[in-house]
RNA sequence: GCCAUUUUAGCUCAGUUGGUAGAGCAACUGACUUGUAAUCAGUAGGUCGUCCGUUCAAGUCGGACAAGUGGCU
Numbered sequence: 001g002c003c004a005u006u007u008u009a010g011c012u013c014a015g016u017u018g019g020u021a022g023a024g025c026a027a028c029u030g031a032c033u034u035g036u037a038a039u040c041a042g043u044a045g046g047u048c049g050u051c052c053g054u055u056c057a058a059g060u061c062g063g064a065c066a067a068g069u070g071g072c073u
Base pairs, nucleotide, nucleotide: 001072002071003070004069005068006067007066010025011024012023013022019056027043028042029041030040031039049065050064051063052062053061
C1' cells in the first nucleotide's frame, strides 16, 4: 500500500424484509434472613464509532473518515 471483517448499555452479545433498541452478567432499590450470600420482584443505564447522503421513516441501505482484528505484498 491492497483485501476482508468488526464497531449497539459498565462487560459479553442479539437485533429478521428499513417502521419509535433488547437479553445475560454487573450496578442500584425492595422482599426474604439475626446478618451476609443465594433466591425472588423491580429500577436505572444508549447521539447504535464520527460525518454526509438516500428515504415519509435508517442500528439496518450508500459514501468518506477513525479505531480494532485477520490476511496479502

This is a predicted structure of a 73-nucleotide RNA (transfer RNA) from an uncultured Clostridia bacterium. Its Rfam family is "tRNA". It is annotated as a transfer RNA.